[in-house]
RNA sequence: GCUGGAAUAGCUCAGACGGUAGAGCGCGUCAUUGGUAGUGACGAGGUCACGGGUCCGAUUCCCGUUUUCAGCU
Repeated sequence: GCUGGAAUAGCUCAGACGGUAGAGCGCGUCAUUGGUAGUGACGAGGUCACGGGUCCGAUUCCCGUUUUCAGCU
């Protein structure tokens, strides 16, 4: 330099055919216990990397940028 993949909650990851985004772990509160742990219930937490385009509407489709992973040279 070229090709392809990835970027979504604190972490690991889902997500559809375009129509207001979820799980597990973690965190908080409560219950249970003599007290922890464990378990159960409830809850908080998101500019869906950035910029533009298409569309009534974009996390999703298209283009570019950035970061990152792999391969080729």
Predicted 3D model of a 73-nucleotide RNA (transfer RNA) from a Eubacteriales bacterium. Model confidence (mean pLDDT): 81 of 100. Its Rfam family is "tRNA". It is annotated as a transfer RNA.